[in-house]
Overview
This is a predicted structure of a 72-nucleotide RNA (transfer RNA) from an uncultured Lachnospiraceae bacterium.
RNA sequence: GGCUCCAUGGUCAAGCGGUCAAGACAUCGCCCUUUCACGGCGGUAACGGGGGUUCGAUUCCCCCUGGAGUCA
Numbered sequence: 001g002g003c004u005c006c007a008u009g010g011u012c013a014a015g016c017g018g019u020c021a022a023g024a025c026a027u028c029g030c031c032c033u034u035u036c037a038c039g040g041c042g043g044u045a046a047c048g049g050g051g052g053u054u055c056g057a058u059u060c061c062c063c064c065u066g067g068a069g070u071c072a
Stems, first nucleotide, its partner, number of pairs: 001071007010025003018055001027043005048064005
């Protein structure tokens, strides 16, 4: 340098064009318990950046940034 893939809460991770962006762990609050742990209920918290297509983009296209693999 060419090609392929990846980037979603603090962490892991589903979703691949339209309802509120699931779930687990973590965290916070309440319940339970004499207390802690366990368990139950609820809350907070996310689409890497810029542009394009579209009525509508986390999803499709282009560029950039970062990462992984492969070829030379």
The coordinates come from a structure-prediction model, not an experiment, and the mean pLDDT is 80. Rfam family: tRNA. It is annotated as a transfer RNA.